FMN riboswitch aptamer (RFN element) from Gracilibacillus alcaliphilus, 150 nucleotides, folded computationally. The coordinates come from a structure-prediction model, not an experiment, and the mean pLDDT is 81. It was read from a public genome assembly, where an Rfam model found it.
RNA sequence: AUAUUCCUUUGGGGCAGGGUGAAAAUCCCGACCGGCGGUGAUAAAGCAAAUGCUUUUUAGUCCGUGACCCGGAUCAUUUGUGAGAAUGUGAAGGUGGAUUUGGUGAGAAUCCAAAGCCGACAGUGACAGUCUGGAUGGGAAAAGGAAUUG
Numbered sequence: 001a002u003a004u005u006c007c008u009u010u011g012g013g014g015c016a017g018g019g020u021g022a023a024a025a026u027c028c029c030g031a032c033c034g035g036c037g038g039u040g041a042u043a044a045a046g047c048a049a050a051u052g053c054u055u056u057u058u059a060g061u062c063c064g065u066g067a068c069c070c071g072g073a074u075c076a077u078u079u080g081u082g083a084g085a086a087u088g089u090g091a092a093g094g095u096g097g098a099u100u101u102g103g104u105g106a107g108a109a110u111c112c113a114a115a116g117c118c119g120a121c122a123g124u125g126a127c128a129g130u131c132u133g134g135a136u137g138g139g140a141a142a143a144g145g146a147a148u149u150g
Stems, first nucleotide, its partner, number of pairs: 003148008017029003031130002033119002035065004043056005060117002069094002075088005099115005121133003
């Protein structure tokens, strides 16, 4: 350094101001926010003779993925003579949103500029990306540590 297993910790942000109304953080004007991994022509620092190398860093809308929803394998418990049943757990799989134009350039869906667009379920005096709730939950994954292998 690689692979596998295990342990610990970490692991989501956001309606200011105004309009209408009996009532809206839900409608309207407007404001604000952007999980995780990858890619990457960005940027910074260092080294170097060099168009090279190293480290950190660059996408909500590209590729994949988590949360929600569907699904029910498996396992556990209880019950039943038995077939089976109930409760809990919840694997595989499925569903699941959104970008263009111009610039630079050899090359851009990532850079620069501009204008767009998107955002689970349930609840609610009135329709919610932003409020409340499931959730002191789950979780992609990240960091650290241990063991084994080579």